Large-subunit ribosomal RNA, domain I from Thiobacillus sp., 508 nucleotides, folded computationally.
Its mean pLDDT, the model's own confidence on a scale to 100, is 84.

[in-house]
Context: one part of a larger RNA
RNA sequence: UGCAUGUGGUGGAUGCCUUGGCGACAACAGGCGAUGAAGGACGUGCAAGCCUGCGAAAAGCUCGGGGGAGCUGGCAAUGAAGCUUUGAUCCCGAGAUAUCCGAAUGGGGAAACCCGGCCCGUAUGGGUCAUCCCAGACUGAAUACAUAGGUCUGAGGAAGCGAACCCGGUGAACUGAAACAUCUAAGUAGCCGGAGGAAAAGAAAUCAACCGAGAUUCCCAAAGUAGUGGCGAGCGAAAUGGGAACAGCCUGCAUACCUAAACCAUCUUGUUAGCGGAACGGUCUGGAAAGUCCGGCGAUAGUGGGUGAUAGCCCCGUACGCGAAAACGAGAUGGCGGGUCUAAGUAUGCGAAAAGUAGGGCGGGGCACGUGGAAUCCUGUCUGAACAUGGGGGGACCAUCCUCCAAGGCUAAAUACUCGUUGUCGACCGAUAGUGAACCAGUACCGUGAGGGAAAGGCGAAAAGAACCCCGGGAGGGGAGUGAAAUAGAUCCUGAAACCGCAUGCAU
Numbered sequence: 001u002g003c004a005u006g007u008g009g010u011g012g013a014u015g016c017c018u019u020g021g022c023g024a025c026a027a028c029a030g031g032c033g034a035u036g037a038a039g040g041a042c043g044u045g046c047a048a049g050c051c052u053g054c055g056a057a058a059a060g061c062u063c064g065g066g067g068g069a070g071c072u073g074g075c076a077a078u079g080a081a082g083c084u085u086u087g088a089u090c091c092c093g094a095g096a097u098a099u100c101c102g103a104a105u106g107g108g109g110a111a112a113c114c115c116g117g118c119c120c121g122u123a124u125g126g127g128u129c130a131u132c133c134c135a136g137a138c139u140g141a142a143u144a145c146a147u148a149g150g151u152c153u154g155a156g157g158a159a160g161c162g163a164a165c166c167c168g169g170u171g172a173a174c175u176g177a178a179a180c181a182u183c184u185a186a187g188u189a190g191c192c193g194g195a196g197g198a199a200a201a202g203a204a205a206u207c208a209a210c211c212g213a214g215a216u217u218c219c220c221a222a223a224g225u226a227g228u229g230g231c232g233a234g235c236g237a238a239a240u241g242g243g244a245a246c247a248g249c250c251u252g253c254a255u256a257c258c259u260a261a262a263c264c265a266u267c268u269u270g271u272u273a274g275c276g277g278a279a280c281g282g283u284c285u286g287g288a289a290a291g292u293c294c295g296g297c298g299a300u301a302g303u304g305g306g307u308g309a310u311a312g313c314c315c316c317g318u319a320c321g322c323g324a325a326a327a328c329g330a331g332a333u334g335g336c337g338g339g340u341c342u343a344a345g346u347a348u349g350c351g352a353a354a355a356g357u358a359g360g361g362c363g364g365g366g367c368a369c370g371u372g373g374a375a376u377c378c379u380g381u382c383u384g385a386a387c388a389u390g391g392g393g394g395g396a397c398c399a400u401c402c403u404c405c406a407a408g409g410c411u412a413a414a415u416a417c418u419c420g421u422u423g424u425c426g427a428c429c430g431a432u433a434g435u436g437a438a439c440c441a442g443u444a445c446c447g448u449g450a451g452g453g454a455a456a457g458g459c460g461a462a463a464a465g466a467a468c469c470c471c472g473g474g475a476g477g478g479g480a481g482u483g484a485a486a487u488a489g490a491u492c493c494u495g496a497a498a499c500c501g502c503a504u505g506c507a508u
Stems, first nucleotide, its partner, number of pairs: 001507009015493001016458002020429002022426007029418002031161002039101003042055003046079002049075003061095006070083003106115003116129005131158003134154006165196001166194005176183001180230001206213002217244005227235002248410003252350006259343001263335010274322003280295003284291001296313002304316003359383007369395001390405005445452002465492001468479004
């Protein structure tokens, strides 16, 4: 030095576990905000820090309800001081307080800071003061009436935030075409505006085909068909049939009448705390019984979790039954209401029935349809009808025929989505997996910044977390003790491999 056996170190794979994730289903909710949001800064405890809660009334205050023996949140013990059957802590509902920044709104500003005016108050202090729109009142030019403008008032409105879904405006490129320009990607991504719990669309100037249908939306088929297309790559319908769900309506002016909504009360029901809730003992092994064996019991309850190993009957629960002072949702009934505004109906009278529109030329865009024979829809520009004895459409165009009535408006459901709440589930993951994040994670750290972005779980049933002695400065170790186990000793379950020792044997 090598090989072998044994025994260790290092290391943290594997197995087992799960507080965290992922996905789905059902129901709910689908908004919050000048009554100051979302999100923060700074404070706040008997005791320093962080998290959570809260706000100078600061881990809390008041009231109402529940509950019933301990409590003063967590890391996290310890000490101190207290509270509590005159019902605390805790849970639910309602209210009070709610610093400063932030739309941030008195002015400024390098967010959490600086500096003001006015009113009230002796004072610490309290209140108020942004902009725009709207309404009303008062004023009021050029310019007579007027109008523009100005002033004041308003517990009138807006703003800002929010995951996706929706509508509108604007709108790429990579890419594909095996290059590339029409084309594609794609009206996608991005940006902007607006709204709702859905949005949008919607009651035929629609289709159809000489038969007929009868608003819209969504799904299945028709169909990768008909078409379109440097007829390349590709793009790609509709009629019609079957389903889901169904709902139809309004109109200007005047007068009269009658309702609805809203609001109030009662009742029912649900949500936001809760309550009751069956049935077991012994034996053996063991550290421990829920395991073994023996004998019982309950079941509208053998879903699930815990307990020193595997428990229907030990505990929490489960089936089932019950429960709300208060707040909120839904429904029903009754009342009130009918005045301004909003919505509808009835009666009468007078009316109306949509013009720079339809269509056309030029240029574009949208339709599956790239200008094509290109209908149909939208319109930048120039033009420009008819008036139901009329007009539009039926894929150039014309006639016949059929069908509908544009240029005003409203409309539930079937459809889309999930930041979120509650409940239930999984031939989903099990710590290099599953969220980036099971752990104080969007943290540490990196970057001027936009932004990027980790690693890190497990003693034991219970700390019983090793008193005391010895060596040592300590770290660490040896005894002793605890424990079933300490090669479970705190960088602690199991403890693979690489890698490094020690002992012994053999070889060199």